About this RNA
Predicted 3D model of a 329-nucleotide part of an RNA (large-subunit ribosomal RNA, domain IV) from a Flavobacteriales bacterium. It was read from a public genome assembly. Its Rfam family is "Bacterial large subunit ribosomal RNA". Its family is annotated with structural constituent of ribosome and ribosome in the Gene Ontology. The coordinates come from a structure-prediction model, not an experiment, and the mean pLDDT is 88.
Context: one part of a larger RNA
RNA sequence: CCGCGGCUAAGGAACUCGGCAAAUUAGCCUCGUAACUUCGGAAGAAGAGGCGCCCCCCUCCGGGGGGGCCGCAGUGAAAAGGCCCAGGCGACUGUUUAACAAAAACACAGGACUCUGCUAAAUCGAAAGAUGAUGUAUAGGGUCUGACACCUGCCCGGUGCUGGAAGGUUAAAAGGAGAAGUCAUCCGCAAGGAGAAGCUUUGAAUUGAAGCCCCAGUAAACGGCGGCCGUAACUAUAACGGUCCUAAGGUAGCGAAAUUCCUUGUCGGGUAAGUUCCGACCUGCACGAAUGGUGUAACGAUCUGGGCACUGUCUCAGUCGCGAGCUCG
Numbered sequence: 001c002c003g004c005g006g007c008u009a010a011g012g013a014a015c016u017c018g019g020c021a022a023a024u025u026a027g028c029c030u031c032g033u034a035a036c037u038u039c040g041g042a043a044g045a046a047g048a049g050g051c052g053c054c055c056c057c058c059u060c061c062g063g064g065g066g067g068g069c070c071g072c073a074g075u076g077a078a079a080a081g082g083c084c085c086a087g088g089c090g091a092c093u094g095u096u097u098a099a100c101a102a103a104a105a106c107a108c109a110g111g112a113c114u115c116u117g118c119u120a121a122a123u124c125g126a127a128a129g130a131u132g133a134u135g136u137a138u139a140g141g142g143u144c145u146g147a148c149a150c151c152u153g154c155c156c157g158g159u160g161c162u163g164g165a166a167g168g169u170u171a172a173a174a175g176g177a178g179a180a181g182u183c184a185u186c187c188g189c190a191a192g193g194a195g196a197a198g199c200u201u202u203g204a205a206u207u208g209a210a211g212c213c214c215c216a217g218u219a220a221a222c223g224g225c226g227g228c229c230g231u232a233a234c235u236a237u238a239a240c241g242g243u244c245c246u247a248a249g250g251u252a253g254c255g256a257a258a259u260u261c262c263u264u265g266u267c268g269g270g271u272a273a274g275u276u277c278c279g280a281c282c283u284g285c286a287c288g289a290a291u292g293g294u295g296u297a298a299c300g301a302u303c304u305g306g307g308c309a310c311u312g313u314c315u316c317a318g319u320c321g322c323g324a325g326c327u328c329g
Stems, first nucleotide, its partner, number of pairs: 002323007010315002014313001019310001027051005036041001038147001052069007070074001082308007089300002094106002110145007122131003148295004153225003158222002160218005167213003173207002178202005185194003226244005253287001254284001265281005
């Protein structure tokens, strides 16, 4: 000097990102126990008291009543919840990054949409075949949401999906108008020209499905859900009016929020003092309704703020034990 452990005056979180770590609490019996609540809980809430030994009496032999004794201390050692208040998130028990993350992530019961009529859809497999399922729409697959309560608004213009079939477009294929090459032969003194059949190359019109265009439906499908100007007898504001654009212009609820840039917004609470926290306001840069909205008892090795108790976390260190290291011998 370090590690592990024991103790510590006075104070008691002043430490620190943060009570991290440590301390407190702890068993059994009796009394007592709030808000809230899904009436089950919350709850071991909180909080208070008792606990040893000896004698007498009672006893259902577990214990109970009375009297007394000792210590600082009687669950006499060890082992054995700290508690409360408020808020965010997720309903819950579960699951997860084997070896840096256990969570608000995943799952979940419940909800919804969609596909599938059985040789089902879907999946694996060149196939045979198998799973689905020795199941049959109260079943099976996919996607989203995520207990429960109250709810889930408007938009089908775009994209997707479903349905439709009149018209347009459209492949292979069918079709073969026409064109080109070659050439028997013919014309010509020659150069050259014409050119049947056949063969070869090419090829217009026309016929031609799905799809696309088109017409509808569909948002718990992917998604989207405005701007400017004026107006009330103080001012301010605008229930109201005008105008432009749109498929439609954000409803209920919530809101400086796990979302708010400006921002430590403003007001209130808590503190002597509060960028965090709680309650409001609404000017929502850029909440918003199953990419669910808002609440919510219970639950959580979750996150945030506060308090009581407690403490070497600290003021500020000291000391003891054990073990390293170092120095000296």